[in-house]
RNA sequence: AGUGAGGACGGCGAUGGAGCUCGCCGAGAACCGCCAGCAGGCUAAUGGCUCCUACCUCGAU
Numbered sequence: 001a002g003u004g005a006g007g008a009c010g011g012c013g014a015u016g017g018a019g020c021u022c023g024c025c026g027a028g029a030a031c032c033g034c035c036a037g038c039a040g041g042c043u044a045a046u047g048g049c050u051c052c053u054a055c056c057u058c059g060a061u
Stems, first nucleotide, its partner, number of pairs: 009026005016052006033042003
């Protein structure tokens, strides 16, 4: 100096937060939904599970 393995730390998984868990990346990284006439429209607060909150529609009072 190079290669491989393991660990730690940090970041990320289309809209906020908490717990558990899975995966990706090492900073020019991982990640950044779908349709479209590029004007606009649609779904979803999670990668998964369980909750809290916000927002939208309908109904009752």